RNA sequence: CACCGCCUCGGCAAUGGAUUCUGCCGACCCCGCUUCCCGGGGGAACCGCCCGACGCAAGUUGGUGCUGAUGACUCCUACUGCGAA
Numbered sequence: 001c002a003c004c005g006c007c008u009c010g011g012c013a014a015u016g017g018a019u020u021c022u023g024c025c026g027a028c029c030c031c032g033c034u035u036c037c038c039g040g041g042g043g044a045a046c047c048g049c050c051c052g053a054c055g056c057a058a059g060u061u062g063g064u065g066c067u068g069a070u071g072a073c074u075c076c077u078a079c080u081g082c083g084a085a
Base pairs, nucleotide, nucleotide: 008027009026010025011024012023013022016076017075018074020072021071028042029041030040031039032038048066049065050063051062052061053060054059
C1' cells in the first nucleotide's frame, strides 16, 4: 500500500412510521471551521413488474397492462371492501 474477515458507526432495500432480524453500500474524495467534533458538496448501495416499438448492446420510449404502505415478521397510520355493532 492492497485485499479479506469480524466488531462498531452511517446510509440503503418501487408509497408513511416504529421494534427486531436479513441483505447491500460506505467508513472514501473536496471544501469550511481553532484540534477533536461538526457542517456542506461529491461518490456507492437504492429508484418494481409485464407487453410493444427503436437499438448490436447498454438503454430510450409508449401502453385503456399488474402487484404492494414489509427486504422479512409484528404493530401503528393512511386508503379500500364487508358488517347492526